RNA sequence: UUUCGAAAAAGGCAAACUCAAUGAAAAUUGGGGACGCAAAGCUACAGGUCUUCGGUUUGGAAACCCAAACCAUGAUGGCUGAGUUACCAAA
Repeated sequence: UUUCGAAAAAGGCAAACUCAAUGAAAAUUGGGGACGCAAAGCUACAGGUCUUCGGUUUGGAAACCCAAACCAUGAUGGCUGAGUUACCAAA
């Protein structure tokens, strides 16, 4: 440097649930908690998924308003690919 995770050591992260805060929501952050994880470290570039404050269209109503469909610029790296960085061990 490349490949790699059988056994081991030092450690790391933290699902569900729950409490609080933020948010229109999805969700995020912090405390508790561990289902799991060898990149469950980081980046929304591609695909997927979730959400619709707002926007567009249509219909009703006709000042306000109501309903439906669609749209990410919102979210997810613990959905996959890709990029990038890294501990220990083995070859």
Molecule: c-di-GMP-I riboswitch aptamer